Context: one part of a larger RNA
RNA sequence: AAGUAGCGACAAAGCGUGUGAGAACCACGCUCGCCGAAAGUCUAAGGUUUCCUGAGGAAGGUCAAUCCGCUCAGGGUUAGUCGGUCCCUAAGGCGAGGCCGAAAGGCGUAGUCGAUGGGAAACAGGUCAACAUUCCUGUACCAGUGUGAGCUCGUUAUUACGAAGUGGUGACGCAGAAGGAUAGUCCGGCCUGCGAUUGGAAGAGCAGGUUCAAGCGUGUAGGCGGGGGCGGUAGGCAAAUCCGCUGCCCCAUAACGCUGAGGCGUGACGUCGAGGCCUCUUUUGGCCGAAGCGGAUGACUCCAUGCUGCCAAGAAAAACCUCUAAGGAGAGCUCGGGCUGACCGUACCGCAAACCGACACAGGUAGACGGGGAGAGAAUCCCAAGGCGCAU
Numbered sequence: 001a002a003g004u005a006g007c008g009a010c011a012a013a014g015c016g017u018g019u020g021a022g023a024a025c026c027a028c029g030c031u032c033g034c035c036g037a038a039a040g041u042c043u044a045a046g047g048u049u050u051c052c053u054g055a056g057g058a059a060g061g062u063c064a065a066u067c068c069g070c071u072c073a074g075g076g077u078u079a080g081u082c083g084g085u086c087c088c089u090a091a092g093g094c095g096a097g098g099c100c101g102a103a104a105g106g107c108g109u110a111g112u113c114g115a116u117g118g119g120a121a122a123c124a125g126g127u128c129a130a131c132a133u134u135c136c137u138g139u140a141c142c143a144g145u146g147u148g149a150g151c152u153c154g155u156u157a158u159u160a161c162g163a164a165g166u167g168g169u170g171a172c173g174c175a176g177a178a179g180g181a182u183a184g185u186c187c188g189g190c191c192u193g194c195g196a197u198u199g200g201a202a203g204a205g206c207a208g209g210u211u212c213a214a215g216c217g218u219g220u221a222g223g224c225g226g227g228g229g230c231g232g233u234a235g236g237c238a239a240a241u242c243c244g245c246u247g248c249c250c251c252a253u254a255a256c257g258c259u260g261a262g263g264c265g266u267g268a269c270g271u272c273g274a275g276g277c278c279u280c281u282u283u284u285g286g287c288c289g290a291a292g293c294g295g296a297u298g299a300c301u302c303c304a305u306g307c308u309g310c311c312a313a314g315a316a317a318a319a320c321c322u323c324u325a326a327g328g329a330g331a332g333c334u335c336g337g338g339c340u341g342a343c344c345g346u347a348c349c350g351c352a353a354a355c356c357g358a359c360a361c362a363g364g365u366a367g368a369c370g371g372g373g374a375g376a377g378a379a380u381c382c383c384a385a386g387g388c389g390c391a392u
Stems, first nucleotide, its partner, number of pairs: 013031006032389004040369003046349002050347001051075006060068002080141002082345003086119003092113003098107003122139005142341004147336007161327001165323001167321002173310004179303003184297005189210006197202001212270001215266004222259004226251008235243002272292001275288004311314001355364002371383004
């Protein structure tokens, strides 16, 4: 220089009460303003205690501070079903033998790892200051393993069963169109409260509410496959009753089988519920509890890995079902009841003051939900729920 520039989006504040030594900034209340395909909610990565409570006021906070993502202390993350671990494989990695190389090492068979993919099963309500599909209440489901009862098949046989083998399934592209539903939303009815008018009754109008899952039963709109019987068989690396191929017969455009949202019933004499009553330590705690229906609209969600079309022709393996081989004496089904279900993650932020940017930085950051009025719309404007007014 200079007590100058600046104090980090021009979304915006005002008042009252409280606390306190002290209040523009903290708490509570009222009013005002801003976002609302977000500046709300859930969640992955990443962070790693920042979460909650009490206390604090040196430093950090672009001012102040009684406040804080700051300091100190204490507390907080509960799972058979959510995710991982686990089983399975993809790209890719490693790789017994093996091949190559002077060596170091390289490649690679069997194999073994490797999710961003496949594989069993849970919902609703309640609850702490802080967790909840994890705790509690209620109602379920799955896997494994014993067990009781009943039934069926087989029982000394080339017969049930039986795999690391066979076959099926798992199992998949892109585009487009139409339909059926539901969530949601709106309207009406109903209920509750307030209430113009009125002597009263009644009651225009206004505000709010009108909730509820998995599971179990039923098997609908719709989608797919012709179905069954008796034979043959040089294929499926051996075998096969399975699959494939094939002959004959029967039934037929329906039946049958598989699949399938939603609805209805149950779950629920329950739950939630506007509101009311009581207690007060205001904040709180306890109790009671009405209506709980109909219609319209309607998804980018579900039926649907469906259907139609197209060419560039769109993972694998396990689980599961099946067939037999070796083996081989018990095997299967239904109902009831028992036991087991370990380990790790779970707080909080998560378009951000908690992640990546040296900062409480106008930058960057995958996915899901995404209401009302106007609108083709997730544009845009205004609003709801919810959150904020961007720390001089």

Large-subunit ribosomal RNA, domain III from an Alphaproteobacteria bacterium, 392 nucleotides, folded computationally. The RNAcentral record of the full RNA draws on ENA.